[in-house]
RNA sequence: AGGUGAGGUAGAGGCGCGAAAACCAUAAGUACCCCGCCGGAGGAAUGAGAAUCCGGAGAAAGCGGGAGAAAGGGGAAUUCGCCGAAAUGGCAGAACGAAUCUCAACGUCUGCUGUUGGGUCUGCAUUGAAUAGGUGCAGGACUGUCACCGGAUUAUCAUCCCAGAUAGCCGGUGGAGCACUAUCUCGCAC
Repeated sequence: AGGUGAGGUAGAGGCGCGAAAACCAUAAGUACCCCGCCGGAGGAAUGAGAAUCCGGAGAAAGCGGGAGAAAGGGGAAUUCGCCGAAAUGGCAGAACGAAUCUCAACGUCUGCUGUUGGGUCUGCAUUGAAUAGGUGCAGGACUGUCACCGGAUUAUCAUCCCAGAUAGCCGGUGGAGCACUAUCUCGCAC
């Protein structure tokens, strides 16, 4: 100096990722409330159970009129934190959430595990109130990176010549973030 294995630190990708309060549209002329008509025994946020309450002084459902939200989901910009950023499926757990309680379901959080290099466009499926957004599959172009193959010949090195090395450029094939780049430490064999 090179090979190989393990670990640490730093870094890059770009319509890159996430969070936050405010804003915007959506949710929705919906829920809830009031009035009228109809209705005629039930009703009270997704299901079951319990408790309590409302109901023939008229429940639910339906129609018309008046008044009329919010949560959740999303968007662009800003700020902040970042580059498995993060998203999502499965399993397990929680002492967490909602207008009575319990269980389930749902949501949230935590752990383990699978998938995805990144965003984007088209189609289908799924989730969703959704023409939003997410996820999966198929396809398209783009993009970062590495390996291999080919090409041109720009720079540097080396060189008597031929051949060559390194970096960059163009094209193709392939890989995956457990990757890639730089650097440091330790082990192993030489």